[in-house]
RNA sequence: UCAGUACUCCGGUUUGUCGCUUUACUUUGUGUAAAGAGGAAAGUCCGGGCAACACAGAGCACCAUACUUCCUAACGGGAAGCUAUCUGCGAGGGUAGGGUAAUGUAACAGAAAAUAACCGCUUCAGCUUGCUGAAGCAAGGGUGAAAAGGUAAGGUAAGAGCUUACCGGUACUUAUGGCAACAUAGGUAGCCGUACAUCCUAUGGGUUGCAAGAUCAUGUACACCGGCGUAAUCAGGGCUGCUCGUCCGAUGUCGGGGGGUAGAUUGCACGAGGCAGUUGGUGACAACUGUCCCAGAUAAAUGACAAACACCUUGCUUGCAAGGUACAGAACCCGGCUUACAGGAGUGCUGAUUUU
Numbered sequence: 001u002c003a004g005u006a007c008u009c010c011g012g013u014u015u016g017u018c019g020c021u022u023u024a025c026u027u028u029g030u031g032u033a034a035a036g037a038g039g040a041a042a043g044u045c046c047g048g049g050c051a052a053c054a055c056a057g058a059g060c061a062c063c064a065u066a067c068u069u070c071c072u073a074a075c076g077g078g079a080a081g082c083u084a085u086c087u088g089c090g091a092g093g094g095u096a097g098g099g100u101a102a103u104g105u106a107a108c109a110g111a112a113a114a115u116a117a118c119c120g121c122u123u124c125a126g127c128u129u130g131c132u133g134a135a136g137c138a139a140g141g142g143u144g145a146a147a148a149g150g151u152a153a154g155g156u157a158a159g160a161g162c163u164u165a166c167c168g169g170u171a172c173u174u175a176u177g178g179c180a181a182c183a184u185a186g187g188u189a190g191c192c193g194u195a196c197a198u199c200c201u202a203u204g205g206g207u208u209g210c211a212a213g214a215u216c217a218u219g220u221a222c223a224c225c226g227g228c229g230u231a232a233u234c235a236g237g238g239c240u241g242c243u244c245g246u247c248c249g250a251u252g253u254c255g256g257g258g259g260g261u262a263g264a265u266u267g268c269a270c271g272a273g274g275c276a277g278u279u280g281g282u283g284a285c286a287a288c289u290g291u292c293c294c295a296g297a298u299a300a301a302u303g304a305c306a307a308a309c310a311c312c313u314u315g316c317u318u319g320c321a322a323g324g325u326a327c328a329g330a331a332c333c334c335g336g337c338u339u340a341c342a343g344g345a346g347u348g349c350u351g352a353u354u355u356u
Stems, first nucleotide, its partner, number of pairs: 001352010012309007020036006038327001042338002045336005050209004057244004062205005067081005082097006098200002102198005118141002120137008149167006168192002170189008213266004222257001224256005236248004273292008310325007
């Protein structure tokens, strides 16, 4: 210098004129002052706050998670690590991670997907001297993604972890290091096929959700139809899919039909809040101190114009011209995850080159 990789930040600013919304004050005049859409506001995928059922559960089903330690209100989230495996020259990037006694599946091919013998090897008998039958084998060959751990020796009728030596895996164990998952170095055990599903264990999950709820006003027509029931531990209904339990329950309850209204207020912005500093921590983050109030609309305000600056592209007369500036708009709130994004800036690390 070029290329890459990981993490973080910005993603428009200033001035003027006019316009819109909210809050506070107010001489009540739209006057003054202050503020006014994001890093994802998107997706609606998780976790909560809050509200109702309800005053409050239990069991089953169903669903989700699953290595270690820490963070957090919590999480299927985050930080730092461990093991296995794939990928990249590398810095890095991805996938997976509780248990294993039993059951099932692994197309096709193959004898067979774990008790099985197609080719074959050995022994015995017969006889047509290479065929048949019996018994044994899983070492050799074939099929396949995968065929009963590998090499060598002994042994055997021929073979086989059958036995031994070394190696590999697995289980247990000792020492050292680590909070731990685990790592390194030893020892013992012939324990020895893989994957997935069912199954089991632990943890968590009540349901519905601001279109949740609460209040006020207005207004009409129910003497309509049907089921069950009328003294109570009933019928019927609510609370989850079911059961128990519990609650409402007598001019009752559930369902069908018909009529009227659908306006206003609240929920609704002080918070698991923002910013700065100090301390602790590898880090996520935590504590303390100080400081700030930063949208609340209801069919939807947060804008328009002009100029300058900033950044990018192209052209060339090297400072001038032209053009462009992404993804995208709050609707109860917060913490995450996922997706989209023109361009710019910073830090760490990796590879190449050797002009300097």